[in-house]
A computed fold for a 100-nucleotide RNA from a soil metagenome, annotated as SAM riboswitch aptamer (S box leader). Its mean pLDDT, the model's own confidence on a scale to 100, is 82. Rfam family: SAM riboswitch aptamer (S box leader). Gene Ontology term of the family: regulation of gene expression. The model forms 97% of the base pairs in the Rfam consensus. The sequence is in RNAcentral, with records from MGnify.
RNA sequence: CUCAUCCAGAGCGGUGGAGGGACAGGCCCUGCGAAACCGCGGCAACCCCGGUGAAGCGGGGUGCCAAUUCCGACCCCCGGGCCAUCGGGGGAGAGAUGAG
Numbered sequence: 001c002u003c004a005u006c007c008a009g010a011g012c013g014g015u016g017g018a019g020g021g022a023c024a025g026g027c028c029c030u031g032c033g034a035a036a037c038c039g040c041g042g043c044a045a046c047c048c049c050g051g052u053g054a055a056g057c058g059g060g061g062u063g064c065c066a067a068u069u070c071c072g073a074c075c076c077c078c079g080g081g082c083c084a085u086c087g088g089g090g091g092a093g094a095g096a097u098g099a100g
Base pairs, nucleotide, nucleotide: 001100002099003098004097005096006095011040012039013038014037015036019029020028021027025071026070041065042064043063045062046061047060048059049058050057069094074091075090076089077088078087079086080085
C1' cells in the first nucleotide's frame, strides 16, 4: 500500500500501585486494585495442515478475552425542537485484526 472483517465469543491468580478505555467531547471502568509484566485458563475471526460429498470438527500460527471498534468527531437523509441542539438511518474518515 491492497483486500476482507469489525451488533458473535472468551478471565482467574501472582507481581505491581494509579491510571485505563487509540484520538476533541461524552459516557464508562478502576484502591472491592488501573496500566504493565508473568503463570495458567479460555474464545474462535483470518491463515496453514488434516478431515468431510459439503459442513460440523481436530492440530498449529497470528489475534483476542468490560461496554457494537463503548458512543462520537466529518458529510448526507428522515423526524422532533424551547433554535441550545436531540433521536433514528446511511456513508466517509480514523483505528484494530488477519492475509498478501